[in-house]
Parts: sequence; C1' cells; structure tokens
RNA sequence: UACUGAUAAUGGCAAACCUGUCGAAAGGCAGGGACGCAAAGCUAUAGGGCCUUCUGUAAAAAUUAUAGAUGGCAGCCAGUUACCAAA
Repeated sequence: UACUGAUAAUGGCAAACCUGUCGAAAGGCAGGGACGCAAAGCUAUAGGGCCUUCUGUAAAAAUUAUAGAUGGCAGCCAGUUACCAAA
C1' cells in the first nucleotide's frame, strides 16, 4: 500500500413502531425507540435498479384503468472518501 475483518479498543449510525411536523403521494425532518450495520459516511446529471403520481387520457356515483418525473429511495447494486489492527 492492497486485501481481509476479532465475542479486541475508541467511538458512530439507527429498521419496524409511536408522537409532532412538511408533502398530493412516495418520502423528508425532529423527538422517542433498536432490527440491524465495518462504511447503515457522502454522491440521486457516471450508471443500473426500486417507490410515488400532483397531472394528462378513457370510463365514471364513489372511483377505476392507463401514460408520464421534473418528486423521492444511498439500510438495493454501484461510485467515492475514511477509523481501528488480532489472525
């Protein structure tokens, strides 16, 4: 330096769910809470993937079907940077 990853050290993050709040929704933020995580740090115009549909169109009583990101997800893959050091 590149791998690798321990019942090690120092610390870190926080799923579901609940409350509040923003949003049309997906989802975000704050508090509580821990299923897990060695990148569960960062990047959503490098790329793939996934979610939603304000809106358009058709039918329509409610609503349903269908098309569509410019809206989202980094705890899906990926890219990128980084702490520790037993074997």